Predicted 3D model of a 73-nucleotide RNA (transfer RNA) from Mogibacterium sp. Its Rfam family is "tRNA". By type it is a transfer RNA. Taxonomically the source falls in Mogibacterium (Bacteria, Bacillati, Clostridia, Anaerovoracaceae).
[in-house]
RNA sequence: GCCCAGAUAGCUCAGUAGGUAGAGCAGGAGACUGAAAAUCUCCGUGUCCCUGGUUCAAUUCCGGGUCUGGGCA
Numbered sequence: 001g002c003c004c005a006g007a008u009a010g011c012u013c014a015g016u017a018g019g020u021a022g023a024g025c026a027g028g029a030g031a032c033u034g035a036a037a038a039u040c041u042c043c044g045u046g047u048c049c050c051u052g053g054u055u056c057a058a059u060u061c062c063g064g065g066u067c068u069g070g071g072c073a
Stems, first nucleotide, its partner, number of pairs: 001072007010025004019056001027043005049065005
């Protein structure tokens, strides 16, 4: 330099033939206990990496960029 994949909640990750986003863990509150642990219940205002385009509507499609991982030279 070229090619491929990825970037979504504090962390690990899902997701949608375009219609406004979820799980587990962590965290907070409560129940229980003499107290704690365990267990149970409840709790999410996330610019879905940035920017432009298409569209009535974009996390999702298209272009450019940044970063991370891998491959080729």